Background: This is a predicted structure of a 323-nucleotide part of an RNA (large-subunit ribosomal RNA, domain IV) from a metagenome. The RNAcentral record of the full RNA draws on SILVA.

Context: one part of a larger RNA
This record gives sequence, structure tokens and C1' cells, in this order.
RNA sequence: CCCUUGUUAAGGAACUCGGCAAAAUGACCCCGUAACUUCGGGAGAAGGGGAACCGAGCAAUCGGUCACAGAAAAGAGGCCCAAGCGACUGUUUAUCAAAAACACAGGUUUCUGCGAAAGCGCAAGCUGACGUAUAGGAGCUGACUCCUGCCCAGUGCCGGAAGGUCAAGGGGACUUGUUAGCGCAAGCGAAGCAACGAACUUAAGCCCCGGUGAACGGCGGCCGUAACUAUAACGGUCCUAAGGUAGCGAAAUUCCUUGUCGGGUAAGUUCCGACCCGCACGAAUGGAGUAACGAUUUGGGCACUGUCUCAACAGGGGGCCCG
Repeated sequence: CCCUUGUUAAGGAACUCGGCAAAAUGACCCCGUAACUUCGGGAGAAGGGGAACCGAGCAAUCGGUCACAGAAAAGAGGCCCAAGCGACUGUUUAUCAAAAACACAGGUUUCUGCGAAAGCGCAAGCUGACGUAUAGGAGCUGACUCCUGCCCAGUGCCGGAAGGUCAAGGGGACUUGUUAGCGCAAGCGAAGCAACGAACUUAAGCCCCGGUGAACGGCGGCCGUAACUAUAACGGUCCUAAGGUAGCGAAAUUCCUUGUCGGGUAAGUUCCGACCCGCACGAAUGGAGUAACGAUUUGGGCACUGUCUCAACAGGGGGCCCG
């Protein structure tokens, strides 16, 4: 010096990204217990002072008894306040992530009438299911409470079938090759066999017509206006499929930004409450709340401490030296 353990004056988070680590709390009994709440909880919430009596301990003496051994060992919530996220118990990156991620009950859409849909398989066959729409598959959302606005122009899906387009197939016109024959020749040329193949006919799909958002998704700009100023309930205009409703908002989202105001501190880029100028929230890619829960994240407080001011001493194990 390293690892590990113990104790520490005064102070008590001044340490630090951060109370990380340590300390503190601790079993049982009694008293007592707030906001809030889904009335179950919260809750072991929190907190527990004084007096009298007794006498644990400590010190000394005496007597007795059991065991190898009598100091009888270890073990045993810290708490409170406020906010974010996720309702909850669960699940996860075996070996750097346990979470706000996944799942979840609940909600909703869609497919499926049973030899179901869906899945595996070339098939046979199997699962679904010895189930039958209060069932099964798939997607999204994610307890509960209050709610879930507008747009169907694009894309998707569903429905429609008049018209347009449209494959193979059907259809065979015209033309061509060949040559019996005809012709002095040039050439013409039946039938047959071939080649090419027009019109016409013809499904789905697409175009087309409608519907559909808890389908993929989207949800404007400029100018003017009120008797101080400022602002604009109001008006004009352009564009659009429609121009963001309720609620929330410097937010796990705010660049400017340490926005501004208030609170907390002596002092607060964090935190809490507001404001709204939302660079770039917003309604099941759910919106806003929410009791309980959480080895979750953020801020604050009490208690407690060698985290620190600032270090000291001690025990054990290494390192180091001799051998």
C1' cells in the first nucleotide's frame, strides 16, 4: 500500500451525478394513528412523554446444582411529503439493461356455420376440438372513472356490376407455300396438306360507382378590425378530403430556455403550482384523471451516521523483507 472488520472528539450530507456505502430502525405486547379512497384500504401510517415502585447491570461475600462449554449464539421494518410512468400479482435481455419494456383482466374491430376459419404438411393426416359464434383465429388498445371530435381526396378492406381494358381458350376471314390442270410464254391455279392468323366471343383483376377510421393515415395560410395602448369576439381572401373538438400543455414531448410569475432554500439550470407564444400534445399508434401497488424515475424533509470537514487507532488476510 491492497482486501476485510471494529471504534471515534466536535459537527452531521458540508461528500457526491446521486446519502453510493455505512449508520440508524428492528421480535412480542399496549396506547394511538392523517390526507385520500374503488370503502377493501391507506396502516406496522405517523407517534408514544412524565412520576412512583421494583431493581437488570456493575462491585463484593456465602451456599448449592447441571453441562465439554453459562457473555447462552445468530436472525428480525428506517419513516414521511410531493410529482412522473405503469392500474395491480406476474414476465424479460442464461453471461453489463428488471424497466416506464412484455404480459395482464377489461375494451373494441375483423374473420369463421363446422370436413369452420387459421396453422403444420408434397400428401395422407394432425392441431383447432372430442370445441360449435356466451366458440375459435387474427389485429389494436390495456384495471377503473369521465370520454373518444372532424376528414373516405390518397392507400387498404367490403359491396356493386352498366360501360372501358383484359390472358389462355373458342373462332376462323384474308393472305401465303405446294401442284393436278390450263396456257406458246409470262403466268393462272381446284381439291388436299401446310403456314400465318383478322372480326367476333371470353373470367378474375384494374379503371369505374358506392361504403368503411377502436382500417393505413390526415386534421391550413395571409390581411384587416373595438373611443389610450394592447389584443381581437368580428370581417375579407386563398387553398383543402377535412382544417385539431374535449381535455392537457416549457410536458419522459419546449428549439429559443435557466421562458415568465409564485412556492420551497441564505443562495434552486433540478422540483412543485400556474400562465400558454404547443419550434414539433391530443383523443383505443387512445386523451385526461385515479385509490392501491413498484429492488421504477425525480424533488424535498425527519432520524442516522467516518460520505465529508480530516483524519486517527485497532483486529484479521495479503503484498514487502529475512529465512